[in-house]
Two RNAs folded together computationally: RNase P RNA and transfer RNA, 426 nucleotides in total. The prediction has a mean pLDDT of 75. It holds a member of the Rfam family "Bacterial RNase P class A". It is annotated as a ribozyme.

RNA sequence: CAAGUCGGACAGGCGGUCGCGUUCCCGCAAGGGACCGAGGAAAGUCCGGGCUCCAGAGGGCAAGGGAGCUGGCUAACGGCCAGGGGGAGUGAUCCCACGGAAAGCGCAACAGAGAGCAGACCGCCAUGGGGAGUAAGACCUCAUGGUAAGGGUGAAACGGCGGGGUAAGAGCCCACCGCGGCAUGGGUGACCAUGCCGGCACGGCAAGCCCCUCCCGGAGCAAGGCCGAAUAAGGCGGCGAUCGAGGGCGGCCCGCCCGAUGCCGCCGGGUUGGCCGCUUCAGGCCCGGAGCAAUCCGUGGCCGAGAGGAAUGACCGCUUCAUACAGGACCCGGCUUAUGGACGGCUUGGCGC
RNA sequence: GCCGCCUUAGCUCAGUUGGUAGAGCAACGCUUUUGUAAAGCGAAGGUCCUCGGUUCGAAUCCGAGAGGCGGCU
Numbered sequence: 001c002a003a004g005u006c007g008g009a010c011a012g013g014c015g016g017u018c019g020c021g022u023u024c025c026c027g028c029a030a031g032g033g034a035c036c037g038a039g040g041a042a043a044g045u046c047c048g049g050g051c052u053c054c055a056g057a058g059g060g061c062a063a064g065g066g067a068g069c070u071g072g073c074u075a076a077c078g079g080c081c082a083g084g085g086g087g088a089g090u091g092a093u094c095c096c097a098c099g100g101a102a103a104g105c106g107c108a109a110c111a112g113a114g115a116g117c118a119g120a121c122c123g124c125c126a127u128g129g130g131g132a133g134u135a136a137g138a139c140c141u142c143a144u145g146g147u148a149a150g151g152g153u154g155a156a157a158c159g160g161c162g163g164g165g166u167a168a169g170a171g172c173c174c175a176c177c178g179c180g181g182c183a184u185g186g187g188u189g190a191c192c193a194u195g196c197c198g199g200c201a202c203g204g205c206a207a208g209c210c211c212c213u214c215c216c217g218g219a220g221c222a223a224g225g226c227c228g229a230a231u232a233a234g235g236c237g238g239c240g241a242u243c244g245a246g247g248g249c250g251g252c253c254c255g256c257c258c259g260a261u262g263c264c265g266c267c268g269g270g271u272u273g274g275c276c277g278c279u280u281c282a283g284g285c286c287c288g289g290a291g292c293a294a295u296c297c298g299u300g301g302c303c304g305a306g307a308g309g310a311a312u313g314a315c316c317g318c319u320u321c322a323u324a325c326a327g328g329a330c331c332c333g334g335c336u337u338a339u340g341g342a343c344g345g346c347u348u349g350g351c352g353c
Numbered sequence: 354g355c356c357g358c359c360u361u362a363g364c365u366c367a368g369u370u371g372g373u374a375g376a377g378c379a380a381c382g383c384u385u386u387u388g389u390a391a392a393g394c395g396a397a398g399g400u401c402c403u404c405g406g407u408u409c410g411a412a413u414c415c416g417a418g419a420g421g422c423g424g425c426u
Base pairs, nucleotide, nucleotide: 001349002348003347004346005345006344007343010340012319013318014317015316016315017314018313020037021036023034024033025032026031039325043336044335046334047333048332049331050330051220052219053218054217058254059253060252061251064216065215066214067213068212069083070082071081072080073079084098085096086095087094088093099211100210104209105208106205107204121151122150123147124146125145126144127143128142129141130140131139159177160176162174163173164172178200179198180197181196182195183194184193185192186191224276225275226274227273234267235266236265237264238263239262246258247257248256281304283303284302285301286300287298288297289296290295354425355424356423357422358421359420360419363378364377365376366375372409381395382394383393384392402418403417404416405415406414
């Protein structure tokens, strides 16, 4: 210098001129003044909670949804941190839905001889017959049998590779690797290392059904509560009153409770207001401590949107530059997606000293 | 703001244990007719919304995103 890879921050500041919103203050009013005023994603609504209402806080069964290596963090999580194992890359580094396929069911198109406890198409070998030949063998051909080493098909062909062995072959035998089991040692653990045994029995798919372990009641601030206003105890149809509709129960059963001025559906009519919930808390930043880290603890200081047609903007100048994606609507913790210009660490390659 | 559903040919829709994507209408060519329509025959037409993953193999299974539609005082 080039290419790559990872990381944590920032998202402007100051001045001037206009302008907007909540709250407070002054003012009879018009108006004036003070403080504060969006984000790293406020977004998607993909997860997890708080909060609120309904149900439950009697029992049982099933279904449904989700999580899935280990340890830790956390209010919780499918998040984060650290580690193990597997994979990609020369490397920095990155990726992994990573329990079970010897519980059972199921699937594997096409091609191929054969696709699940498989399979002789070609090939190889043995024996026998025939042909040609003077003739054994070799050659051609047929039959029977052996053979999974080689070819060919396929995503996948029933351990891999080498040696021995054999008529040719074969874990048939041996070494190494893989696989399985056991023991010892290390580690909290996932797991790792070493040794011994087994001759291979046990192929793939569980983001197919399923099995195992663990978790989950439902709905959502248009939740929900209070006040006020208005309309009405209307019409039609259906069900039903102890042989009980319907409700609590929004899976089902038992059981319990409520239950007739009842319940369900359609039609018609009225209201479209105000207040609370509402923002000070699993808050943020700085400092000290524990921890590899996520995170936790401590103390002091500083900071802080709450609207309800919905505010936070525009222009100019300076600052070497001020630009992107985009804006709260109950609130937090994550994930994902969108996005600007810089900075730093590391790796590889080239060049120079 | 909250919740739910959908996306396959030009249009409307099928597509199940994952195995070469179909139907109807439209459009095109031919036949029939003096000509058109109807009818008959034929052929064409697909990034299965996009990207990534699982798998030998994905419209289908899983994740993320995009677009559209509907409901809720």